[in-house]
Glycine riboswitch aptamer from a soil metagenome, 86 nucleotides, folded computationally. Model confidence (mean pLDDT): 82 of 100. RNAcentral holds the sequence, with entries from MGnify.

RNA sequence: GUGCAGGAGAGUGCGGCGCCGGGUCGAAGCCGGCGCCGCCGCCGAAGGCGUAACUCCCGCAAUCGCUCAGGCAACAGGGACUGCGC
Numbered sequence: 001g002u003g004c005a006g007g008a009g010a011g012u013g014c015g016g017c018g019c020c021g022g023g024u025c026g027a028a029g030c031c032g033g034c035g036c037c038g039c040c041g042c043c044g045a046a047g048g049c050g051u052a053a054c055u056c057c058c059g060c061a062a063u064c065g066c067u068c069a070g071g072c073a074a075c076a077g078g079g080a081c082u083g084c085g086c
Base pairs, nucleotide, nucleotide: 001086002085003084004083005082006081011040013039014038015037016036017035018034019033020032021031022030041072042071043070047068048066049065050064054059
């Protein structure tokens, strides 16, 4: 590096808009599903950034910190790290 397996945390938050289906004579009301935007709260184990000792200087570690990115029902995906094989 790669294959397989394991692998956490945090809102099913609130509001708005739109689409589809049901229902209806019809429907801005009702029920279900999906998508987008905004606001606040929150997580930290892709990545990124900061940081000690050390160093003439440049620089320099993390599972520590920051949360830009990413993520916060379940499912799915991602996933540091661990085990086994090559």
Its Rfam family is "Glycine riboswitch aptamer". Rfam's curators write: This family represents the bacterial glycine riboswitch.